[in-house]
Annotation:
Bacterial RNase P class A from Pseudomonas sp. F1_0610, 349 nucleotides, folded computationally. The source organism's lineage runs through Bacteria, Pseudomonadota, Pseudomonadales, Pseudomonadaceae and Pseudomonas. Model confidence (mean pLDDT): 76 of 100. The gene name in the source record is rnpB.
RNA sequence: AGAGUUGGUUGGACAGUCGCUGCUUUGCAUCUGCAAAGGGGAGGAAAGUCCGGGCUCCACAGGGCAAAGUGCCAGGUAACGCCUGGGAGGCGCAAGCUUACGGAAAGUGCCACAGAAAAUAACCGCCUAAACGCAUAGCGUCGGUAAGGGUGAAAAGGUGCGGUAAGAGCGCACCGCAUGACUGGUAACAGUUCAUGGCUAGGCAAACCCCACUGGGAGCAAGACCAAAUAGGAAUCCAUUGGUGCGGCCCGCACUGGAUUCGGGUAGGUUGCUUGAGCUAAUUGGUGACGAUUAGCCUAGAGGAAUGGCUGUCCUCGACAGAACCCGGCUUAUAGACCAACUCUUACU
Numbered sequence: 001a002g003a004g005u006u007g008g009u010u011g012g013a014c015a016g017u018c019g020c021u022g023c024u025u026u027g028c029a030u031c032u033g034c035a036a037a038g039g040g041g042a043g044g045a046a047a048g049u050c051c052g053g054g055c056u057c058c059a060c061a062g063g064g065c066a067a068a069g070u071g072c073c074a075g076g077u078a079a080c081g082c083c084u085g086g087g088a089g090g091c092g093c094a095a096g097c098u099u100a101c102g103g104a105a106a107g108u109g110c111c112a113c114a115g116a117a118a119a120u121a122a123c124c125g126c127c128u129a130a131a132c133g134c135a136u137a138g139c140g141u142c143g144g145u146a147a148g149g150g151u152g153a154a155a156a157g158g159u160g161c162g163g164u165a166a167g168a169g170c171g172c173a174c175c176g177c178a179u180g181a182c183u184g185g186u187a188a189c190a191g192u193u194c195a196u197g198g199c200u201a202g203g204c205a206a207a208c209c210c211c212a213c214u215g216g217g218a219g220c221a222a223g224a225c226c227a228a229a230u231a232g233g234a235a236u237c238c239a240u241u242g243g244u245g246c247g248g249c250c251c252g253c254a255c256u257g258g259a260u261u262c263g264g265g266u267a268g269g270u271u272g273c274u275u276g277a278g279c280u281a282a283u284u285g286g287u288g289a290c291g292a293u294u295a296g297c298c299u300a301g302a303g304g305a306a307u308g309g310c311u312g313u314c315c316u317c318g319a320c321a322g323a324a325c326c327c328g329g330c331u332u333a334u335a336g337a338c339c340a341a342c343u344c345u346u347a348c349u
Base pairs, nucleotide, nucleotide: 001345002344003343004342005341006340007339008338009337010336012314013313014312015311016310017309018308020041021040023038024037025036026035027034028033043320047331048330050329051328052327053326054325055219056218057217058216068214069213070212071211072086073085074084075083076082087101088099089098090097091096102210103209107208108207109204110203111202123149124148125145126144127143131141132140133139134138157175158174159173160172161171162170176199177197178196179195180194181193182191183190184189223271224270225269226268233262234261235260236259237258238257242256243255244254245253246252278297279296280295281294282293283292284291285290315318
C1' cells in the first nucleotide's frame, strides 16, 4: 500500500422568526380558564409484535393426561428460546465465522432417479474343495463367495501381507471404531497412555416417537376513582278531603301517589403515566457476558394524538424511519462518516 475479519461511535451544523404540546413561576380570574416569562419535547431501530419479564385483573386443595416449547457443558441475568466463555462437528491460508449439537440397540415409518439389492444384500463376475447327475480334459445341479465391476447422495471398516477351491477380520501388522480403566478438566470433552473386543446393527428424529426439563389465562381498549342521564331497586318523610291531564273557572271525565336521600352506573372527567432491573463519570472484581462501591443527574408523556413551517450561512448536500404502560432481548430496514484491535499478500528498512 492492497485485500479482509471483529468490535464500537455517529446518523447534517449554527442563527433568526412564526407556530404546536406538557411542566414551573408570576399576574388576572377563582367553576372551567386567560396572559406573560422561563425551561422540556422521538430512535438506533420508536418498526415486526417473535421471545422473556415488571405491572393489572381473573382463575387456582393436590396430582395427572393431552397439546406446546426447549435440548453439548459451565456461567451471566429479574427472566429468556437472549448473552458470554468453553467443547465437538463443518467452512476459511489466516484473523475469524457457523450449528434444533439428547436418543437410530424401545417400536413404527421413509430413503426420489439409478441400481440385483436402500437393510434378513448375489445382477455381472469369481470358485467347483465337499455332495449329486450326465453324453466325463467337460457340462449341469446343489452350493460357496461381499475380493473385483457397474448404480447411487449413501452399498455393510480401510491398506497390505498371509490364507483359501474361490473368498472372507478367517489370521496378523498399521490406521480407524467401540467398551472399560487411568490421567487432565467444575463439566461438555480430550489423550503419541493401558487393556479388552475382530468390528458389534447404513442414513433420516426440522418423520411419528422415546427421554429430560419448562411453564395457569388475559392484557393499559389491563385495571382504579369521580360522576350529568336512564332502567329496575332500597330507606325515610308527607299525602291518601291528595296529585297529574283536558279547561279561563266550576262540574265532569280519564289516569295516578309525591318528595328527599342512598344505590346504580352511561356520556364525560381523573388516574394508571413515567424515578426506572434508569443514565453519566470514577474506582474496582471477572478472560468475558456481567457485578460491586462512591459521586452526580432527571432526560417526551400526548389522548384523533404535539415534536413542525419559513428565512439566512456553511459543509461531505443528509439513509432507514415517528413514541402511545414500561423494561431486557431477537429479527428486519439503514446513504454516508469515523475509531480501535487483529489477519493475509506485496514492497522497503